A computed fold for a 74-nucleotide RNA from Stenomitos sp., annotated as transfer RNA. Taxonomically the source falls in Stenomitos (Bacteria, Bacillati, Cyanobacteriota, Cyanophyceae). The same sequence occurs in records of 2 taxa.
RNA sequence: GCUCCUGUAGCCCAACGGAAGAAGGCGCUGGUCUUAAAAACCAGAUGUUGUGGGUUCAAUUCCCACCAGGAGUA
Numbered sequence: 001g002c003u004c005c006u007g008u009a010g011c012c013c014a015a016c017g018g019a020a021g022a023a024g025g026c027g028c029u030g031g032u033c034u035u036a037a038a039a040a041c042c043a044g045a046u047g048u049u050g051u052g053g054g055u056u057c058a059a060u061u062c063c064c065a066c067c068a069g070g071a072g073u074a
Stems, first nucleotide, its partner, number of pairs: 001073007010026003018057001028044005050066005
């Protein structure tokens, strides 16, 4: 240089065109329980879906460029 894969909440990850409202786990905050804590249970908060464009009535999803990480190749 070329080819391929990945990028979604603090972390791990689902959704692969269909709303309203991007699901789940860990973690975090509050509550119940406890002398106190842990565990368990209940409730809650946290998202520019890497960036910028395009297609579409509608994009996390499809297309293009770029950025970051990884793998392959000479």

It matches the Rfam family "tRNA". The family's RNA type in Rfam is transfer RNA. Rfam's curators write: Transfer RNA (tRNA) molecules are approximately 80 nucleotides in length.